[in-house]
This is a predicted structure of a 74-nucleotide RNA (transfer RNA) from Thermoplasmatales archaeon E-plasma. The sequence was found in a public genome assembly. Its Rfam family is "tRNA". Rfam classes the family as a transfer RNA. From the family's description: Transfer RNA (tRNA) molecules are approximately 80 nucleotides in length.
RNA sequence: GGGGCUGUAGCUUAGCAUGGUGGAGCACCCGGCUGAUAACCGGGAGGUCACCGGUCCGAAUCCGGUCAGCCCCA
Numbered sequence: 001g002g003g004g005c006u007g008u009a010g011c012u013u014a015g016c017a018u019g020g021u022g023g024a025g026c027a028c029c030c031g032g033c034u035g036a037u038a039a040c041c042g043g044g045a046g047g048u049c050a051c052c053g054g055u056c057c058g059a060a061u062c063c064g065g066u067c068a069g070c071c072c073c074a
Stems, first nucleotide, its partner, number of pairs: 001073007010026004020057001028044005050066005
């Protein structure tokens, strides 16, 4: 230098082919339970969906570019 894959909550990730209210587990906070802790039960907070632009009534999802990580070729 060329090609491919990946990027979503603090962590691990689903959702993306076929656009229509962004989810789960763990962690965190509050409450219940307990003599107390853990476990368990209920509730809550937490997201510019890597970034910029395009298409569209509407984009995490489709298109283009950029950045970062990994792999292959040279």